Context: one part of a larger RNA
């Protein structure tokens, strides 16, 4: 020096555990903000230096209402002191809420500096203190310099719109792909968007939109490469339909024309009246009206609950108006508020059965033995090992002063002639459509319809117009150029449940004071780090000693459980055996 054996050191694998994560399902909820948000700074405790949590100069809290209980004064963090116990704790409502931050009186290197006005306090006067107001933009109003209302900013994911890549794939690369993705910007909401056929279909028919399954990786598109990729239709989820513009009537305002011949005064006859009580144009308000087997307006005819009025005069008519009745509808669109009653849900909670001072092992019984009991409860967790009957619970059942939500019923509010004929009027214009250049459609210009539009041209108007994949005919179908609309859908959070999900190099980056420490000028990047024991019972006292530490003693079931479970290997030793 090597090999082996024994015993150690170091190290932190493995096993076991779980406070933390991941995923799915169900129900509920879903915007916050000038009444100052989100996010921060600084403070705040009797002893309180630091940190977390809470709170805001009224500062681990104040008030009211309810629940609940014998304790309480949050955590790391024990103790002392002083208190409260109508407390503490939980839920609902309210008060306070410094400074920065959209930050908004002006400034600014955020959490700071400086000012003006009004009112009050204070002072002999002033410095000073407190409260309120003082940014900009838009809209409305009026007395035109004031008032009232709104906006601004944040927001994880989801949503609509605008702008819009490249790597990559095509085994290179340019059309193409990636992809209308990422990214940026704008906007809105609890969802958003879409939505009530100028749609499809195929000669049969369907009947708004959205989402899912199939159709189908089909028909197609495609340097026919890579690749992209429908729809009809069928089955489900959920269902809901409406309002304007215009014609016509009417009121008001502005302007023009008209001396009754035309016109008007509800209609007919006779009279009478009208310089606006007529008529035309424009504007505003109200009524009316909203569709394609056309609809509506207007005129005429017929039918239709009731009462009253029915208007320049007379006669005849009864258009029209008002009320009642009857019927219908309604607060999320379709008009719009509010009140009451009642039921249920929700934001705290409550009740809740049943084992033995028996025996055994053990430190400990929930284990084993014996003997009982409950069960609408034998889910689960905890308790010194494995508990239906010890604790928390579980099944069944009960509960709200206050706040929130939903349903129902009332009040309340709103609406209500029909049929036929005539063809007189209306039915969304720089629109449809065309040309050129683009884009979207699964569809790359193609035979390329359809949708959209930058430029140029430019209709019909109901005997009208669009579509059915060039185009034409026939046939069918629908009615553009205005608008609103719940649900089924997406996402997140809360609560509950579940898992052939992880178990500390795993699972979130983060089980632990983590988006922390640390790195970076910055944008940004981004860790490591869990486990004594049932209980601290955390080793009084003695000895060695400068200290760490160690030896006794003591606690404990165990101390090679002593700052920690177990404690592998590499690596380093001590002792012994063999060997060189």
């Nucleotide at each position: 020096g090597g090999u082996c054996c024994a015993c150690g050191g170091u190290g932190g694998a493995u096993g076991c555990c779980u406070u933390g994560g991941g995923g799915c399902c169900a129900a509920g909820a879903g915007c916050c903000g000038a009444a100052g948000a989100a996010g921060g700074g600084c403070g705040u405790g009797g002893c309180a230096a630091g940190a977390c949590u809470g709170c805001g100069a009224a500062a681990a809290g104040c008030c009211c209402c309810g629940g609940u209980c014998a304790g309480c004064u949050g955590u790391c963090u024990a103790g002392c002191g002083a208190g409260c116990u109508u407390a503490a704790c939980c839920g609902g409502g309210g008060a306070u809420u410094c400074c920065c931050g959209a930050a908004u009186g002006g400034g600014g290197a955020a959490a700071c500096c400086c000012c003006c006005c009004u009112u009050g306090g204070g002072u002999c006067a002033a410095u000073c203190c407190a409260a309120g107001g003082g940014a900009c933009c838009c809209c409305g109003a009026u007395u035109u310099a004031u008032c009232g209302g709104g906006g601004g900013g944040g927001u994880a994911a989801g949503c609509g719109g605008g702008u819009g890549a490249a790597c990559u794939g095509a085994a290179a690369c340019a059309u193409c792909u990636a992809a209308g993705u990422a990214a940026c910007c704008c906007g809105a909401g609890g969802a958003a968007a879409a939505u009530a056929a100028a749609u499809c279909a195929a000669c049969c028919g369907a009947g708004a939109u959205u989402c899912c399954c199939a159709a189908a990786g089909u028909a197609g598109u495609g340097g026919c490469g890579a690749a992209c990729g429908a729809a009809a239709u069928g089955g489900g989820a959920a269902u809901a339909g409406c309002c304007c513009a215009a014609a016509c009537c009417u009121u008001c305002c502005g302007g023009g024309c008209u001396u009754a011949g035309u016109g008007g005064g509800c209609u007919g006859a006779g009279g009478c009246c009208c310089u606006a009580u007529g008529u035309c144009c424009g504007g505003a308000g109200g009524g009316g009206g909203u569709u394609g087997u056309a609809a509506c307006a207007c005129a005429c005819a017929c039918c239709u609950g009731u009462u009253c009025c029915a208007g320049c005069c007379u006669c005849a008519g009864g258009a029209g108006g008002a009320g009642c009745a009857a019927g219908g509808a309604g607060u999320a669109a379709g008009a719009a508020a509010c009140u009451c009653g009642u039921u249920c849900c929700u934001u705290a909670g409550c009740c809740g059965a049943a084992u033995g001072a028996u025996c055994c092992u053990g430190g400990a019984a929930a284990g084993g033995a014996c003997g009982a009991c409950c069960g609408g409860a034998g889910a689960a967790g905890g308790u010194g090992a494995u508990a239906g009957u010890c604790c928390u619970g579980u099944a069944c059942g009960c509960g709200a002063a206050a706040g929130g939500g939903a349903g129902c019923g009332a009040g309340c509010u709103c609406c209500u002639g029909g049929u036929g004929u005539g063809c007189u009027g209306u039915u969304g214009a720089g629109u449809a459509c065309c040309a050129c250049g683009g884009g979207a459609c699964a569809c790359g210009u193609g035979a390329a319809a359809u949708c959209u539009u930058g430029u140029g041209g430019g209709a019909a108007g109901c005997u009208g117009g669009g579509g059915a994949g060039a185009c034409c005919a026939c046939u069918c179908u629908c009615c553009a150029a205005g608008g609103c609309u719940a649900a089924a859908u997406a996402c997140u959070c809360u609560u509950g449940g579940c898992c052939a999900c992880c178990g500390a190099u795993a699972g979130u980056g983060a089980a632990c004071c983590a988006g922390u420490a640390c790195c970076g000028u910055g944008a940004g990047g981004g860790a490591a780090a869990g486990g004594u024991g049932a209980a601290a019972a955390g080793u009084a006292c003695c000895c060695c000693a400068g200290a760490u530490g160690g030896g006794g003693a003591g606690u404990g079931a165990a101390a090679u459980a002593g700052a920690c479970c177990u404690g592998a290997a590499a690596c380093c030793g001590u002792g012994g055996a063999c060997u060189u």
RNAcentral holds the full RNA, with entries from ENA.
The part of an RNA shown here (large-subunit ribosomal RNA, domain I) has 580 nucleotides and comes from an SAR202 cluster bacterium.
The organism belongs to SAR202 cluster, within Bacteria.